[in-house]
Molecule: transfer RNA
Organism: Candidatus Woesebacteria bacterium UBA5073
């Protein structure tokens, strides 16, 4: 130096033919308990790595960049 692959909630991932962003864990609340644990219910929590395009609309296509991870020289 070329290629390719990931990046989304505190963590661990969905999300596919472009159409309001999801789930399990934790953590926070309430029931249940003499009390804690375990369960049951519930509310939060995301500028979807960065800029830019393209479209009535972008997590999603298209450029370019940053970090990581793999190959090939």
């Nucleotide at each position: 130096g070329c290629c390719g692959g990931c990046a989304u909630a505190g963590c661990u991932c969905a999300g596919u033919u472009g159409g309001u962003a999801g789930a399990g864990c934790a953590a926070c609340g309430c029931u249940u308990u003499u009390g804690u644990a375990a369960a049951g219910c519930g509310a939060a929590g995301g500028u979807c790595g960065g800029g830019g395009g393209u479209u009535c609309g972008a997590c999603u296509c298209c450029c370019u960049u940053u970090g990581c991870c793999g190959g090939c020289u």